[in-house]
RNA sequence: GGGCGAAUAGUUCAGCUGGAUAGAAUACAGGUUUGCGGUAUCUGUGACCAGGGUUCAAAUCCCUGUUUGCCCA
Numbered sequence: 001g002g003g004c005g006a007a008u009a010g011u012u013c014a015g016c017u018g019g020a021u022a023g024a025a026u027a028c029a030g031g032u033u034u035g036c037g038g039u040a041u042c043u044g045u046g047a048c049c050a051g052g053g054u055u056c057a058a059a060u061c062c063c064u065g066u067u068u069g070c071c072c073a
Base pairs, nucleotide, nucleotide: 001072002071003070004069005068006067007066010026011025012024013023019056028044029043030042031041032040049065050064051063052062053061
């Protein structure tokens, strides 16, 4: 330099067939349980990489950029 892919809660991942309150596990906070802690259980907090475009409507489609992984040279 060329090609292909990835980016979503603190973390690991779904969702990409355009329309649901964007879900799950874990972490964290609180309640119950326990003599205390742990375990168990319930509740809560918390996210679409940035910018632009298409559309009535974009996490999802298109473009550019950023970061990152793999392959070729």

This is a predicted structure of a 73-nucleotide RNA (transfer RNA) from a Candidatus Pacearchaeota archaeon.
RNAcentral holds the sequence, with entries from ENA.
Its mean pLDDT, the model's own confidence on a scale to 100, is 82.
Rfam family: tRNA. By type it is a transfer RNA.